[in-house]
RNA sequence: CCAGCUGACCGGAUGGCUGCCCUGAACCGCGCAAGCGGGGAGGGGAGGAAAGUCCGGGCUCCAUGGAGACACGGUGCCGGGUAACGCCCGGCGGGGGCGACCCCAGGGACAGUGCCACAGAAAGCAAACCGCCAUCCGGCCUUCGGGCCAGAGGGUAAGGGUGAAAGGGUGCGGUAAGAGCGCACCGCGCGUCUGGCAACAGGGGCGGCAGGGUAAACCCCACCGGGAGCAAGACCGAAUAGGGGCGGUGUGGCCAUCGCAUGCGAUGGCCAGAUCUUGUCUUUGGAUCACCGCCCGGGUUGGUCGCGCGAGGCACAUGGCGACAUGUGUCCCAGAUGAAUGGCCAUCCAGCGUGCUGAGGCUUCGGCCAAGCGCGUGGACAGAACCCGGCUUACAGGUCAACUGGUUGU
Numbered sequence: 001c002c003a004g005c006u007g008a009c010c011g012g013a014u015g016g017c018u019g020c021c022c023u024g025a026a027c028c029g030c031g032c033a034a035g036c037g038g039g040g041a042g043g044g045g046a047g048g049a050a051a052g053u054c055c056g057g058g059c060u061c062c063a064u065g066g067a068g069a070c071a072c073g074g075u076g077c078c079g080g081g082u083a084a085c086g087c088c089c090g091g092c093g094g095g096g097g098c099g100a101c102c103c104c105a106g107g108g109a110c111a112g113u114g115c116c117a118c119a120g121a122a123a124g125c126a127a128a129c130c131g132c133c134a135u136c137c138g139g140c141c142u143u144c145g146g147g148c149c150a151g152a153g154g155g156u157a158a159g160g161g162u163g164a165a166a167g168g169g170u171g172c173g174g175u176a177a178g179a180g181c182g183c184a185c186c187g188c189g190c191g192u193c194u195g196g197c198a199a200c201a202g203g204g205g206c207g208g209c210a211g212g213g214u215a216a217a218c219c220c221c222a223c224c225g226g227g228a229g230c231a232a233g234a235c236c237g238a239a240u241a242g243g244g245g246c247g248g249u250g251u252g253g254c255c256a257u258c259g260c261a262u263g264c265g266a267u268g269g270c271c272a273g274a275u276c277u278u279g280u281c282u283u284u285g286g287a288u289c290a291c292c293g294c295c296c297g298g299g300u301u302g303g304u305c306g307c308g309c310g311a312g313g314c315a316c317a318u319g320g321c322g323a324c325a326u327g328u329g330u331c332c333c334a335g336a337u338g339a340a341u342g343g344c345c346a347u348c349c350a351g352c353g354u355g356c357u358g359a360g361g362c363u364u365c366g367g368c369c370a371a372g373c374g375c376g377u378g379g380a381c382a383g384a385a386c387c388c389g390g391c392u393u394a395c396a397g398g399u400c401a402a403c404u405g406g407u408u409g410u
Stems, first nucleotide, its partner, number of pairs: 001406004006401005012348007020045004027038004047381001051392002054390005059229004065284006072225005077091005092106001093104004107220002112218002114214003129160002131156003135152002138149004168186006187209001188207003192203004233305004243296007252271009273289005312331008349379001351377007360369003
């Protein structure tokens, strides 16, 4: 100097005029006070993703709960971090890359079921398409060693073919030809030692030893999980029709009191029953005495709260490889409600294009580059609506740092 890889940051600036939202001092008025009204100095006012709505929670309600099981859903190596997570950090194993580094839906195939198309002889307990070998019989040739062809009945899976994958791999020996048939190494199984919290890694021994692959197929195992959600929910105010129709289930008994038409109704208590307790069932506890469903019709659609002091931001120190934790100090940093931060003007600047110069640098002596000046152009993705921790996606342009590869010079 070129290229790459990882991480972090900015993402226009300034001034003037004017508009908007929140908060709100002094001061003024009413009032005994609480407080109400006016007023308006000062202060504040979108993001790294506010997006997606994919996870986890805080918070609210169901609700007045608890326990267990099932269904359904999620995660899936080990150890940490965190309020928690499917997130983050560190490691292990596997894969890609020269490398920095990146990726993995990473438990189980010996619980069971399913699938492996086509091709191929054969794709789960075996089998033989081409081939190789030897025996018998027949024929031909012969240098008498043997060679060739065909058939029958055997041996074989080393060679070839098919395929993603073919019954361990490579090599040597052995055999009629072959084969773990034997041996060496690798692989596999069993067992042991060392290191590590562990996932795992390494070493040694024994055994010729074979039940392939696939679980982002069903499934098994381990762990986790109530539901609904700020349009949650709470309060105030206002108004109507506590309306009408149909269907289903249920409710019964005893005692006391009151009313009245002496048989009903209401209230309270006890027993039993029914319904509900936000996936289902059981158990326990609790609530109700009526409940559930469909159709028609009427009223309200207003206001306040929830609504921002937080698992908060920033700086420093300590501990830790790190995620992060602890401590000290400091700061308050949007709360709209059809939805606020906008409009106009001017200047500067990043970048881009173009022209001129180019005394600096390089040069193959043609030129090229840095820098300066002029003109033109010009700034991405994109806007809170309860909040926070993550992940994912989008993003013009610019800056910084570490590391890796290459080239050149010293």
This is a predicted structure of a 410-nucleotide RNA (Bacterial RNase P class A) from an Alphaproteobacteria bacterium. NCBI's taxonomy places the organism under Bacteria, Pseudomonadati, Pseudomonadota, Alphaproteobacteria. Its Rfam family is "Bacterial RNase P class A". From the family's description: Ribonuclease P (RNase P) is a ubiquitous endoribonuclease, found in archaea, bacteria and eukarya as well as chloroplasts and mitochondria. The family's RNA type in Rfam is ribozyme.